[in-house]
């Protein structure tokens, strides 16, 4: 210099003017039961975010439920550790990727059971013979040769047992080689055989069992045993460990109108409707005045916190103690905005210039994603431009 890799930052700035929603502070003014409750102007000072976002974990917080126990159902998953907790984070093991640097991994159990597997192939789960190899066994045809019967014209010829060679068209043995497949029941070699074959042996490689290091996961050019049987799938059912009670700031508390609807006492002095021929009576209704539930609608929850920045000390780290310092929105059909002026920084286009990176002048775009709502730990996802560190390949110079 070129391409990467990981981690951490910033998230345009400034001045004017208009505006929007909380604090404070004056002045001014309604109501009022003199305790309060309001309005209205001026003035100071505040005012989103790394994600506020998806609502995917976890917890606080707040009601409801709760003796235990089992069954279900969800979730979760290599070890150790961190936390208030976690599907989180750190560190370590194993596994895949990459020349590295680093990155991914839902990574418990397939010698309890159960299910599934397209195509291709001869066979795919107590395998399997398509093509190839193999006359060793069985059967068969033939070459020669011995036997033994039998015809003979005496040259030979049929039969039938034994045996040597040949044949792979039969029955068969074979998983070495071919060919299919994502997989075809350990590799390589040497003996071995009719051909082969863990059939035997030698060596890796497996699996188990001890032993040795490591808190473990788990490793080991350790020792023995075993010819190797156990294939693949569990984000299929399912075993097995381990965790989970349920709804949530529209949780909850608290003041409390108008209207309806209960309740309780009183009124009306004998009067309303019903029953009844009247009269008590009972029911029902009507007027006041309490109480209680509740709806609107206000007030609280509310934002000072597992806080946030610095220093130290422990820890490989995640973090965890101690000191000191700062306070930093709380709306609620929901405020945190507009305009314009200059500046930064980037792009594109023109012209000028330099041997060349490059400079310089106008001029146009273009400054993301998005927007608290109870609070706080993760995860995940969007996201213009830039900039800072550590690392790692390559090719040059010295």
């Nucleotide at each position: 210099u070129g391409a990467g890799u990981c981690g951490g930052c910033c998230a345009g700035g400034u001045a004017a003017u208009c505006g929007c929603u909380g604090g404070c502070g004056g002045c001014c003014u309604g109501c009022c039961u003199c305790g309060g409750c309001g309005g209205g102007c001026c003035g100071c000072g505040a005012g989103a975010g790394g994600a506020a976002a998806g609502u995917c974990c976890g917890g606080g917080c707040u009601c409801c439920a709760c003796a235990g126990g089992a069954c279900g159902a969800g979730g979760u998953g290599c070890c150790a550790g961190g936390u208030a907790a976690c599907c989180c984070c750190u560190g370590g093991g194993g596994g895949g990727c990459g020349u590295g640097a680093g990155c991914c991994c839902a990574c418990g159990g397939a010698a309890a059971g159960u299910g599934c597997a397209g195509c291709a192939g001869a066979a795919a789960g107590c395998a399997a013979a398509c093509c190839g190899c193999c006359c060793a066994a069985g059967g068969c045809g033939u070459u020669g040769c011995c036997g033994g019967c039998g015809u003979u014209u005496c040259g030979a010829u049929g039969c039938c047992g034994g045996u040597u060679g040949c044949g792979a068209a039969c029955u068969g043995g074979u998983a070495a080689g071919g060919g299919u497949g994502a997989a075809a029941g350990g590799g390589u070699g040497c003996g071995g055989u009719a051909a082969g074959a863990g059939c035997g042996c030698a060596c890796c490689g497996c699996a188990c069992g001890c032993g040795u290091g490591g808190u473990a996961a788990c490793a080991c050019g350790g020792c023995g045993u075993g010819g190797c049987u156990a294939g693949g799938u569990a984000a299929a059912c399912c075993c097995c460990g381990c965790c989970u009670g349920g709804a949530g700031c529209a949780a909850g508390g608290c003041c409390a109108a108008a209207u309806a609807g209960g309740a309780a006492u009183c009124c009306g002095c004998u009067g309303g409707u019903g029953u009844g021929g009247u009269c008590c009576g009972c029911a029902c209704g009507g007027g006041a005045u309490u109480c209680g539930g509740g709806u609107a609608g206000g007030c609280u929850g509310c934002u000072g916190g597992a806080g946030g920045c610095c220093g130290c000390c422990g820890g490989u780290g995640a973090c965890g103690a101690c000191g000191g310092u700062c306070c930093u929105a709380g709306a609620u059909g929901a405020a945190u905005g507009a305009u314009u002026g200059c500046c930064c920084g980037u792009u594109c286009c023109a012209g000028c210039u330099u041997c060349a990176g490059g400079g310089c002048u106008g001029g146009a775009g273009a400054g993301a994603c998005a927007g608290a709502a109870c609070c706080c730990g993760g995860c995940u996802u969007a996201u213009c431009g830039g900039c800072c560190g550590a690392c790692u390949c390559a090719g040059c110079u010295u």
Bacterial RNase P class A from a Pseudomonadales bacterium, 398 nucleotides, folded computationally. The gene name in the source record is rnpB. The prediction has a mean pLDDT of 76. The sequence is in RNAcentral, with records from ENA.